[in-house]
RNA sequence: AGAGUUUGAUCCUGGCUCAGGAUGAACGCUGGCGGCGUGUCUUAGGCAUGCAAGUCGAACGAGUCCCGCAAGGGACAAGUGGCAAACGGGUGCGUAACACCUUGGUAACCUGCCCCGAUGUUCGGAACAACCCCGCGAAAGCGGAGCUAAUACCGGAUGUGCUGCUUUGGCGAAAGCCAGAUCAGUAAAGGCCUCGCAAGAGGUCGCGUCGGGAGGGACCUAGGGCCCAUCAGCUUGUUGGUGAGGUAACGGCUCACCAAGGCGACGACGGGUAGCGGGCGUGAGAGCGCGACCCGCCUCACUGGGACUGAGACACUGCCCAGACUCCUACGGGAGGCUGCAGUCAAGAAUCUUCCCCAAUGGCCGCAAGGCUGAGGGAGCGACGCCGCGUGUAGGAAGAAGGUCUUCGGAUCGUAAACUACUUUUCUCAGGGAAAAAUCCAUGAUGGUACCUGAGGAAUAAGAGACUGCUAACUCUGUGCCAGCAGCAGCGGUAAGACAGAGGUCUCAAGCGUUAUCCGGAUUUAUUGGGCGUAAAGCGUUCAACGGUGGCUUCGUAAGUUGACGGUUAAAUCCUGGUGCUUAACACCAGAACCGCCGUCAAAACUGCGGAGCUCGAGGGCGGAAGAGGCAGACGGAACUACCGGUGUAGUAGUAAAAUGCGUUCAUAUCGGUAGGAACACCAAUGGCGAAGGCAGUCUGCUGGGACGUUCCUGACACUCAACGAACGAAAGCGUGGGUAGCGAAUAGGAUUAGAUACCCUAGUAGUCCACGCCGUAAACGAUGGAUGCUAGAUGUUGGGAGUAUCGACCCUCUCAGCAUCGUUCAAGCUAACGCAUUAAGCAUCCCGCCUGGGGAGUACGGCCGCAAGGCUAAAACUCAAAGGAAUUGACGGGAGCCCGCACAAGCGGUGGAGCAUGUGGUUCAAUUCGACGAUAAGCGAGGAACCUUACCAGGUCUUGACAUUCAGCUGCACGCCCGGGGAAACUCGGGAAGCCUUCGAGGGUGCUGAACAGGUGCUGCACGGCUGUCGUCAGCUCGUGUCGUGAGAUGUUGGGUUAAGUCCUCUAACGAGCGCAACCCCUAUGGUAUGUUAAAAUAUUCAUAUCAGACUGCCCCCUUGAAGGGGGAGGAAGGAAGGGAUGACGUCAAGUCAGCGUGGUCCUCUGAUGACCUGGGCUACACACGUGCUACAAUGGGACGUAACAAAGGGUCGCCAAGUCGCAAGACGGAGCUAAUCCCAUCAAACCGUCCCUCAGUUCGGAUUGGGGGCUGCAACUCGCCCCCAUGAAGCUGGAAUCGCUAGUAACCGCGCAUCAGCCAUGGUGCGGUGAAUACGUUCUCGGGCUUUGUACACACCGCCCGUCAAGCCAAGAGAGUCGGUAGCACCCGAAGUUCCCCUUUGGGGAAUGAAGGUGAGAUCGAUGAUAAGGGCUAAGUCGUAACAAGGCACCGGUAGCGGAAGCUGUCGGUG
Repeated sequence: AGAGUUUGAUCCUGGCUCAGGAUGAACGCUGGCGGCGUGUCUUAGGCAUGCAAGUCGAACGAGUCCCGCAAGGGACAAGUGGCAAACGGGUGCGUAACACCUUGGUAACCUGCCCCGAUGUUCGGAACAACCCCGCGAAAGCGGAGCUAAUACCGGAUGUGCUGCUUUGGCGAAAGCCAGAUCAGUAAAGGCCUCGCAAGAGGUCGCGUCGGGAGGGACCUAGGGCCCAUCAGCUUGUUGGUGAGGUAACGGCUCACCAAGGCGACGACGGGUAGCGGGCGUGAGAGCGCGACCCGCCUCACUGGGACUGAGACACUGCCCAGACUCCUACGGGAGGCUGCAGUCAAGAAUCUUCCCCAAUGGCCGCAAGGCUGAGGGAGCGACGCCGCGUGUAGGAAGAAGGUCUUCGGAUCGUAAACUACUUUUCUCAGGGAAAAAUCCAUGAUGGUACCUGAGGAAUAAGAGACUGCUAACUCUGUGCCAGCAGCAGCGGUAAGACAGAGGUCUCAAGCGUUAUCCGGAUUUAUUGGGCGUAAAGCGUUCAACGGUGGCUUCGUAAGUUGACGGUUAAAUCCUGGUGCUUAACACCAGAACCGCCGUCAAAACUGCGGAGCUCGAGGGCGGAAGAGGCAGACGGAACUACCGGUGUAGUAGUAAAAUGCGUUCAUAUCGGUAGGAACACCAAUGGCGAAGGCAGUCUGCUGGGACGUUCCUGACACUCAACGAACGAAAGCGUGGGUAGCGAAUAGGAUUAGAUACCCUAGUAGUCCACGCCGUAAACGAUGGAUGCUAGAUGUUGGGAGUAUCGACCCUCUCAGCAUCGUUCAAGCUAACGCAUUAAGCAUCCCGCCUGGGGAGUACGGCCGCAAGGCUAAAACUCAAAGGAAUUGACGGGAGCCCGCACAAGCGGUGGAGCAUGUGGUUCAAUUCGACGAUAAGCGAGGAACCUUACCAGGUCUUGACAUUCAGCUGCACGCCCGGGGAAACUCGGGAAGCCUUCGAGGGUGCUGAACAGGUGCUGCACGGCUGUCGUCAGCUCGUGUCGUGAGAUGUUGGGUUAAGUCCUCUAACGAGCGCAACCCCUAUGGUAUGUUAAAAUAUUCAUAUCAGACUGCCCCCUUGAAGGGGGAGGAAGGAAGGGAUGACGUCAAGUCAGCGUGGUCCUCUGAUGACCUGGGCUACACACGUGCUACAAUGGGACGUAACAAAGGGUCGCCAAGUCGCAAGACGGAGCUAAUCCCAUCAAACCGUCCCUCAGUUCGGAUUGGGGGCUGCAACUCGCCCCCAUGAAGCUGGAAUCGCUAGUAACCGCGCAUCAGCCAUGGUGCGGUGAAUACGUUCUCGGGCUUUGUACACACCGCCCGUCAAGCCAAGAGAGUCGGUAGCACCCGAAGUUCCCCUUUGGGGAAUGAAGGUGAGAUCGAUGAUAAGGGCUAAGUCGUAACAAGGCACCGGUAGCGGAAGCUGUCGGUG
C1' cells in the first nucleotide's frame, strides 16, 4: 500500500466482499512448563450454610469463674454508657439530569474524630436497665410491682467567648463586611497513674465554650458530550413580585396574595436509548466505536413510601408502614432480605474455591496490651489474555523398509529414521535454602516456595488450519448438478488442483481455526477529503423577514485573531530515558505530554463593532426607441357546419382493400341567403416579449418589466435565501352557471385478426370555449439554481454615436453597448467519455437546494392540504451482486445507401398426381444391426446384404481363446493327410499312414497344461488426431512499425473511380508485409518442328507422342483525371479471365464421423461373455408418410422394315472372348487372337433419315401385375438374384397448394463405357461423345452474400432480449371486526406509616392537611395476536398474450382522464432521451 466482482472487451460511477488490528469472549480439534494479569457481558432472578462490624472494665452497677488465709488481683462479658456502625466492600436498576466533565463562585453554607491558639471543667437533684418478684405467650417476645450506679438524664452558678435587640465608627455603588458600646440569653464529666497519713499537688486520657487550620460535604453559574421533527408548540407553582414558613444555607423549596408571565427551529415539549469521566480499541491523522479490570464522581440495596438517631443517613448486613415472595407455627401469631466473600438453583453460547492468614498495607475501638477486619495479603481452578522456555544437538546414503505418484526409467516423504557421539533447559530424586520484619526482643499465611548444588536418563512433551483466484501452498483416487463446499467471484451434470479420502506442500505453533462484535481498508457522509448536463442528485418559477456573505478611504475599539506570563488540567494509562525481577510480560523512578478552560499584559495586519467620508456596486431622474408582456372592450374576413331556397341526378363517403354510414322523403356537387361557435392563413424567421407556465387577426383604454443614451441625484441602500410563508403555475380533472361549429376520451357499429376490449373506417357523449371558484402536477428540460469578476474569435439583429456622401434619407465604412443565433476549434482549460467552451460543464468567491447501490417505493403508517381525483412530507422488514453512464467491436433490424449471384425477372425442361425402383420415417418383428435429420440427412456411409459380408436374432458350441507377445512345465511331435462313428455345421470320438530343420548343446518351430494377458463394430465425435460438409471460389482475414485515443480500439482495410476480385489507379497519418484473389499446374481449341510402333494399303496428311509458337488492351478511334480502366474496330484459330479442371484464406455451425483408420479415458468380461466359431433367419417385413429417380400418359408419337452413315472415352489373362455352329431368345458349344494404338468387349452406338401401318382411343399409347416355360452365375437363387420366350395388360389422358435445375456446345433429347462385382436387384454413381435450343427489359420484389452508414435494453448475439395478469410454493411487512398485554399520565374513591398544624391534655387521645399501595373511569402510546382481503419479494424448464429494445412492425416517454383478462389502448398538453 491494495485486491476480487457488472462487460464479448473498455473507461467511469457504484455497491458488495477480502487481506490488518482488537476482545471480560464463546464453540471445535489439540494440549508440556513457568511468570504476570484476568474470569456471570444473560435474570437488579430466587437463595440452603458459614463468615463479612465491632470495641472499650482506664465511664458504670450487679454477676460468674480462677488464684489467694485475707486484703486483693486476674479472666469473662449479659446490661447501662461512649465511640464506630454514613467508612471499607458490591451493583449499574433508575437517570438525558448541574448526574458527570471542565471553568469560575458562595459576602448564601455545615463539618465528629485530627492539628494550632484562647479559656474553663463549680454546686446539687430525680430516675431507668441490669437484678429480684409476679404474670401472658408454642415461639418471637411482652406486661406489671420493687431496688440501684455512672463520662446516662435534669436544675442552679460562672462567661474567656458566642448569639440576639438597640447603637457608634470605618470601607463599599449596593448587598454587605470589619471594629466597638449598653442590655438580655447561653457551658462542662469525670477516669487512671505517681507522690503524699490526709488535705492536696503533679502527670495523662477525657469534657465545655470560642477562634483558626486541614481534610470532607452542600449549593449556584457558564460551557461540553446520544438518536427521532413521521414529537412543533410546551407550561398554572407555571414565570416574576410582596410577605411568611422552612433549611446548615440561597431559592416557588413550601404557603397566602398580586401580576401574566416563562420556554421554543441555536430544537422547547414528547418518545426511544444510556450511569458519567480519566481512559480503552482502531486509525497516518481528522475521526469512528466502546466505558470490563484499575482510579474519581454519581446511583441503588427484595419492591414502594416514610421519618428517627446522629457531625454526617432519609442509612446494604438500623427502625416504621404497605406489597410480593420464602420459611416457622400449638393457626392465635411470628421471622427473613448475598447487587459483601465463598457457595447453590435457575437462565444462558458462557464466567472460578462453601481455601489460608491478619505476617505485611490500611480501617474501627482501646491509655495500652490487644480485639475485630471475606478490606487486604496469598494460594487454588480455567491456554481466557500477554510474555518467556521446551519437546533435543552434531554426524549419518545401502538415499533402507514402508506410503504416495509415475512417462515404469524413476521421483518424493528424506539426513528424515535406524545407527554413532554429545548435552540436560524441562522432568524425577537427594542436599542446602531466602528477601519480603518496619521495631531493641519477638513476629511469615504465602512456603521448605523462589533460588543454589549434585545424581539419573533423550529421557516426560505437537498440533491446528489451509492448498481455484484474491492468498503462501498440488497430485492421485472416489463421487457424477448427487453427496457436498463456499468470505466474494463461484465449484460439482464421468478425466473436479474448489466435494470426500490419501500422499505431498504452505502458514502459525501450545496453540490453531470458526463464530460474534468494533475500528480500518471506505476519499462509501468527503472539516482534512466527494459530488449533482447524460451515472443517484438543481425545488416548476418568482417575491421575501430571520440567517449567511459583502465595494473603496480613514480614525477609534479590541469581541474574534496573534504573542508572552501565571493558575488549573488528580493519580494511573500512553510516549522517552533509566532501574529491578536470569529475559520478557510486569513493576518502579525520572522526564515529557495531556492539543482544554480561566486570568493578566501586549500587538492591531485581517474579520467584527462604532464614527467620518467616497462613487465604480445598487437604486432613482431626464430623453428618444423596440416588443405575440398582462387585463378589459369593440370590430373583421376566410374556412366550417347547420338551416332555407334555386339548379341538378344517382350515387356519395371512406380505405391498402372494404364495409358500417349518408342518399330517389332527392344526398354528394353547385349557386344565393340566414345563423352559430371556435380559431386567426399569408406576414413568420434559426425572429420578438415574459420569472416560469406561456403569449400571434385589427383597433382602443388601463398596466408590468427590460435595454440604450445622458452622467443629473442618493451614497453600499448589495447578493443569496431553509422550515413555516406569499404569489404565479401547461394539459387533464372537479364544482356552479352558460355555450357547443369543428375535433373528440368513453360508447356503438364496420373492418382486420387465431383473438383485436387496439392500430384503420363511420358515428359520437363528457371535454375542448366563456364566467367565477378549486386542483398544484408534467420529459414544468438547456434533464444545466442565483449573483459577481476573469479567460482568443466569427455572424445576424436591435438601439446609439462618429465618418464619408447627400438637398435630405437609404446604402457604405468604422466603432460602442445590449440581445440572439449558428458554426468552428487539431485556443487554453475541463470532462469517464459524449461533449462544454465569454449564454461554460473553464478559472475563482458567496448563498441556497439536492444525492449516497438496485428492487421493495415515491409505496405503507402518521401528519398537513383538497369537494373528489389526489398532492406534499416519507420509512422499514425482506431481497439481489449487481443496477447504471459513456464509448468500442460485432451481430441483428418488417433502417438507409452502393454492389454481386440462375437470387428474382425473361425463357426451356422438370418435381408435386400414376405405376415401379431406391433411401428415410413410422409401424411390425425373435431380429428387422448401426450411423446420418432444414439448407449442410434421406439412389447418404454402401463404388454391389442369397451364404460370406454382418456388426442384429434364434439355436448349437469354445474358454489363454479366431488374433499378438512373453514365461514356466510337459511332449520326440510337426502342421497336416487318410478312413470310420456322431452331428445342421462348428466340432468331437476312434483308428491309420507318413513323420520337420539343425552347427546335434537339445535350440528353433508345433501341440498340451498353467500364468501374465488377449479380444470387444461396447460407451463417450461434448476428451481427441485425421478426414469431410457448409457459408463459399464469397473477397475477404490479419500482422509489423508509425500515428490517434485514458482505454477497449481506431487508422492502414475508409473516400473518388474501376474490376470477376482488398483487381488496379488516385487521394490520404500512414508506410510496408503475410494468408487469400490472380498467375505458376493439367485438359481442350490453332499452327510449327521432331518422331512414327500396332494407326490409314503407300505419300502428304488425319491421328499419336514430345516440344515450341501464339493473346499482351500489343495496334487504331472515342470516353475518363495525359491514371487505372471502359466502349468500338482491325488483324487473328482464339480478344479482353478463350472454355473447363485441380487449387477452398482467418474462421462459423461443441456441424459429421470412436462403424474406415488411429487414439485418451471408462465400463463389462475373462470356464461360461458385450469375446470367438457354426447352422438357419434377419438387414428385402408393410395400413401409411416423405425424399431422390426411372417409365409413361402418346401422333414433334408408337410399331415394323429399310438405306447410308457418324463417335468419344474406357476395360480385359482365375480376363476380354473372335470366326463358325445350335437355339425364336436369354444363352450354349467352340476355341482363333490378345498382358493390348496390334486381339476382344464392339454390332450399322443411339437419337437421326426414308417407306408403310396405327388416326386420337385407355388405343398397335403405357407397361405394372400375374401364370407358364426356359437360360446363366453360384456349395446353394424358398425367404431373396439377373436374363429370355409365350401369355396377361393395372394405374395413368400432362398432374392442387407449392417447388427444382439451367445463360452455350449450356439446357433438353440420345446412346456408349467404367468402378464395385461369382452373379445382381444399376432406373444409382461416375465418365464419354452425338443432336442441339430459347431468353436475360431490368434490380422494385424473394433468397444468399460483400462494403459503408444508422439504431439497439442483443453478445448463447433476433431461434436474441423482455413486460404484465393468471396458477403453485415459500417469506417479510402493512390493513383488519376485534382480543390480550406493557408504559406514562389525567379525573374521582379509599387511604397505612410518618411529618406538620389544631384541640383536650398525665402516659395518651381526637381532628385536619399531605400521603405509598389499592380501586373505578375515559383516553394516549407501544407491543403481541387475528378470520379475511389487497399489494410486494423470491422460486431450472406451468398458462395467456407481445407491451418495450431495430422505424420493435401504431416512434417512445412524462403528467392527467376514461376504458380494458393482462401486458396495455385511446383522448389532451408536453419532451426528444
This is a predicted structure of a 1473-nucleotide RNA (small-subunit ribosomal RNA) from a groundwater metagenome. Model confidence (mean pLDDT): 83 of 100. Rfam family: Bacterial small subunit ribosomal RNA.